Model confidence (mean pLDDT): 75 of 100. The RNA shown here (c-di-AMP riboswitch aptamer (ydaO/yuaA leader)) has 159 nucleotides and comes from a Thermoleophilaceae bacterium. Lineage of the source: Bacteria > Actinomycetota > Thermoleophilia > Thermoleophilales > Thermoleophilaceae.
[in-house]
C1' cells in the first nucleotide's frame, strides 16, 4: 500500500420501548458514580355493556320421539410486518433444506426509476368479537456507519 479483524468517535437503523422525580444501599464525608426500589410525563398492548355482528364440530350416553342435557375428543385467543404455497431429503410422532408469496424496513418527506434485506420468535390455557366507563400490562432487547439517482417541499445562516 491493499486485504482482514478488533476498538472508539461522529451520526444513524429496527422497534412502544423515551423524558423525569423520590427513597434506600456501596464508596471516608458533600458532590459524582454504581446498584435496588417506587413514583408521574409521554408512547405502546390486553380486557371490558348497550347497539351492531355472530348463534360451533364429532362421538357416545341420558331423553318413546322431539326440544334439551351430561361427558370425552378436537380447538379458539394475544404481540409482532413475520402470513400463505410448492418442492426434496428424513421421519412412528418429531424435523430439515430450497425456491415464492402476502405483508414489513433502509439517514427530512413525498413521487418515479433502480438496489440491498426481512418475511422471526415468544406467549394465554378450553378462555375473551367489536365496544363508554371502568380495569390492567409493557416502557427491552439487537444492529449500522456512506446512507443511489432525478423532481418537490421543508429548515438554517448571511445580505
Nucleotide at each position: 500500500a491493499a486485504c482482514g479483524u478488533c476498538g472508539a468517535a461522529c451520526u444513524g437503523c429496527c422497534g412502544a420501548g423515551u423524558c423525569u422525580c423520590c427513597g434506600c444501599c456501596g464508596u471516608c464525608c458533600c458532590g459524582g458514580c454504581g446498584g435496588c426500589g417506587g413514583g408521574g410525563a409521554g408512547c405502546g398492548g390486553g380486557g371490558g355493556a348497550c347497539c351492531c355482528a355472530a348463534u360451533g364440530g364429532c362421538g357416545g350416553c341420558c331423553g318413546u320421539c322431539c326440544a334439551g342435557g351430561c361427558c370425552g375428543c378436537g380447538g379458539g385467543g394475544g404481540c409482532g410486518a413475520a402470513u400463505c404455497g410448492c418442492g426434496g431429503c428424513g421421519c412412528c410422532u418429531g424435523g430439515u433444506c430450497g425456491c415464492g408469496u402476502a405483508g414489513c424496513g433502509c439517514a427530512c418527506u413525498u413521487u418515479c426509476c433502480g438496489g440491498c434485506g426481512c418475511g422471526a420468535g415468544c406467549c394465554c390455557g378450553u378462555c375473551a368479537g367489536c365496544u363508554c366507563a371502568c380495569c390492567u400490562c409493557g416502557u427491552a432487547g439487537g444492529c449500522g456507519c456512506u446512507u443511489g439517482g432525478a423532481a418537490g417541499g421543508g429548515g438554517a445562516a448571511c445580505g